[in-house]
RNA sequence: GGGGGAGUUCCAGAUGGUCGCGUCCCGCGAGGGACGAGGAAAGUCCGAGCUCCGCAGGGCAGGGUGCUGGCUAACGGCCAGUCGCGGCAACGCGAAGGAAAGUGCCACAGAAAGCAGACCGCCCGACUCUCAAGGCUCCGGCCGGCGGCGUCGGGUAAGGGUGAAACGGUGAGGUAAGAGCUCACCAGCGCCCCCGGCGACGGGGGCGGCUCGGCAAACCCCACCCGGAGCAAGACCGAAUAGGGGAAGAGAGACGGCCCGUCUCGCCAAGAUUCCCGGGUAGGUCGCUGGAGGUCCGAGGCAACCCGGAUCCUAGAGAAAUGACCAUCACGGACCCUUCGGGGUCCGGACAGGACUCGGCUUACGGGGCUCCCCCCGCU
Numbered sequence: 001g002g003g004g005g006a007g008u009u010c011c012a013g014a015u016g017g018u019c020g021c022g023u024c025c026c027g028c029g030a031g032g033g034a035c036g037a038g039g040a041a042a043g044u045c046c047g048a049g050c051u052c053c054g055c056a057g058g059g060c061a062g063g064g065u066g067c068u069g070g071c072u073a074a075c076g077g078c079c080a081g082u083c084g085c086g087g088c089a090a091c092g093c094g095a096a097g098g099a100a101a102g103u104g105c106c107a108c109a110g111a112a113a114g115c116a117g118a119c120c121g122c123c124c125g126a127c128u129c130u131c132a133a134g135g136c137u138c139c140g141g142c143c144g145g146c147g148g149c150g151u152c153g154g155g156u157a158a159g160g161g162u163g164a165a166a167c168g169g170u171g172a173g174g175u176a177a178g179a180g181c182u183c184a185c186c187a188g189c190g191c192c193c194c195c196g197g198c199g200a201c202g203g204g205g206g207c208g209g210c211u212c213g214g215c216a217a218a219c220c221c222c223a224c225c226c227g228g229a230g231c232a233a234g235a236c237c238g239a240a241u242a243g244g245g246g247a248a249g250a251g252a253g254a255c256g257g258c259c260c261g262u263c264u265c266g267c268c269a270a271g272a273u274u275c276c277c278g279g280g281u282a283g284g285u286c287g288c289u290g291g292a293g294g295u296c297c298g299a300g301g302c303a304a305c306c307c308g309g310a311u312c313c314u315a316g317a318g319a320a321a322u323g324a325c326c327a328u329c330a331c332g333g334a335c336c337c338u339u340c341g342g343g344g345u346c347c348g349g350a351c352a353g354g355a356c357u358c359g360g361c362u363u364a365c366g367g368g369g370c371u372c373c374c375c376c377c378g379c380u
Base pairs, nucleotide, nucleotide: 001376002375003374004373005372006371007370008369009368010367011366013329014328015327016326017325018324019323021036022035023034024033025032026031038351042362043361045360046359047358048357049356050230051229052228053227062226063225064224065223066222067081068080069079070078071077082096083094084093085092086091097221098220102219103218104215105214106213119160120159121156122155123154124153125152126151127150129148130147134143135142136141168186169185170184171183172182173181187211189208190207191206192205193204194203195202196201234286235285236284237283244277245276246275247274248273251265252264253263254262255261293312294311295310296309297308298307300305331348332347333346334345335344336343337342
């Protein structure tokens, strides 16, 4: 100098002016005052608080999670590690239990894809044809069979070829040719022992059969966890009108009957009218924002986090407001000028937006700063 990796932090403009918006307060009113979104308020993907409903206990079904240790109210989150994969490296990524419990699947290609398989090749045997060396001959041929083409029957997983994957790799022995068939070393698997670690696991040694394919984000098995709905939860107050219940009640009908009593009365058809009670609706109040909260300091821990102390806060609302323009300044970029101090001109500012709250994850997005680390090149 170039390229890369990890982490952290700041701003999301400031002030003034002119129009606007919402809530609350003051005012008879005109009007005035205070306050008024985010780092993700988002997606609503996980986990909780809170509320109502449900619930003996256990199991089945269903769903979720899935290396180890820790953190936390909890989590599928976070921290620290282990192993595997990628990268020269810093570092990144990983649903990372079980495939010798069972079932299932393995496209295309290929002979064969799961108690594997013989297409080519290699080897052995039989047969047909052909036939070298050599031998015999009456010179016409005959014998002979190395070897070869073909057919058939076997052997062979070393070699070729296919594939993501073909039943360990290299070498030697062995064999008709071959093969863990045997041996040595290596890889892998299982068992045992020693050492380190809380553990996942790592290091070392011995033995064994010699080798047992992959897929569980296929069914499944194992371990652990899980009741449902959501602030339109839910609690309280509660009209008007229309129903419901009760009382009084002029009246009508039926039945019985002397007054009178009992039953009934949506309309036809004759209970008008008055009072009381209760449920629901509209509406109102609460839930509602101060909380597993932020910042700083100190103690513990590698860290996530935790303990103690100090200090700080205010949207809360209803289908629901926080905007626009101008000027100056600040920030960033491009160009021009420069006496290298700077100056000038023109641009630019995204994503988005509360609706009970909190912890995470994920996604969207403009710009600036800082720290640490890795690799390459050059110079000393």